[in-house]
RNA sequence: CGUCGUUAAAGGCAAAACUGUCGAAAGGCAGUGACGCAAAGCCACGGGCCUAAAGGCUAGUAUGUAAUUUUAUGUAUAUGCUUAACUAAGGUAGCCGGGUUGCCAUA
Repeated sequence: CGUCGUUAAAGGCAAAACUGUCGAAAGGCAGUGACGCAAAGCCACGGGCCUAAAGGCUAGUAUGUAAUUUUAUGUAUAUGCUUAACUAAGGUAGCCGGGUUGCCAUA
């Protein structure tokens, strides 16, 4: 200097859970805490997964209007409310791939 990260050492990160906080949620951040991690550092570019505020297929209901005349538990239409398939412009880097930067120096 290079490879490797099986083993040693130094140092590092921190799952679940709990508390606080931001968020519609998924989830983020901080503290406590360690299941794990050799990139569990950083970037949502590709795939996956999570969520659905906003939009909204559908269905129900209330009110108004119109046409028909078979004169009404019917039809059409507008608006409000409820329901709600689906959708990322939201997330996840500790799901995978890709990009990018980098610590240690035993064998």